[in-house]
Molecule: transfer RNA
Organism: Deltaproteobacteria bacterium CG11_big_fil_rev_8_21_14_0_20_45_16
């Protein structure tokens, strides 16, 4: 330098054009003499960044950042 993959909640991930979700964690409540476990509820997201297409974008297109893998060159 070239090609491919990944980036979504604190963590691990799902979601391939039509209200952003699951598990764990966190907080609160119930339960218990207390803790744990169990049950219920809630909070938490500019979907890596910028732009474009579209009535509508996490999803399609362009650019860009970070990480991973492979290839090439190295007088």
């Nucleotide at each position: 330098g070239c090609g491919g993959g990944a980036g979504u909640a604190g963590c691990a991930c799902a979601g391939u054009g039509g209200u952003a979700g699951u598990g764990c964690g966190u907080u609160u409540g119930c339960u218990u003499g207390c803790c744990a476990a169990g049950c219920a509820a809630a909070a938490g997201g500019u979907c890596g960044a910028g732009g474009g297409u579209u009535c509508g974008a996490a999803c399609c297109c362009c650019u860009u950042c970070u990480c991973c893998c492979g290839c090439u060159c190295c007088a």